[in-house]
RNA sequence: GCGGGAGUAGCUCAACUGGCAGAGCGGCGGUCUCCAAAACCGCAGGCUGGGGGUUCGAGUCCUCCCUCCCGCGCCA
Numbered sequence: 001g002c003g004g005g006a007g008u009a010g011c012u013c014a015a016c017u018g019g020c021a022g023a024g025c026g027g028c029g030g031u032c033u034c035c036a037a038a039a040c041c042g043c044a045g046g047c048u049g050g051g052g053g054u055u056c057g058a059g060u061c062c063u064c065c066c067u068c069c070c071g072c073g074c075c076a
Stems, first nucleotide, its partner, number of pairs: 001072007010025004019056001027043005049065005
């Protein structure tokens, strides 16, 4: 350099072929307990990697860029 894959909450991942962004774990608060753990109840947490475009409407489609992974190639 070329081809392919991935990027969404702190972490691991969903989002049904464009139509209100979610779950588990973790965090915080509460109930319970002498205390803690466990269990149960509740709460917070998001510029969906960045810019632009299409559309009434974009996590999803198009385009440019960035980062990571896999394969191939080039130079030495």

Predicted 3D model of a 76-nucleotide RNA (transfer RNA) from a Chlorobiota bacterium.
Taxonomically the source falls in Chlorobiota (Bacteria, Pseudomonadati).
It was read from a public genome assembly.
Rfam family: tRNA. Rfam classes the family as a transfer RNA. Gene Ontology term of the family: triplet codon-amino acid adaptor activity.
The coordinates come from a structure-prediction model, not an experiment, and the mean pLDDT is 83.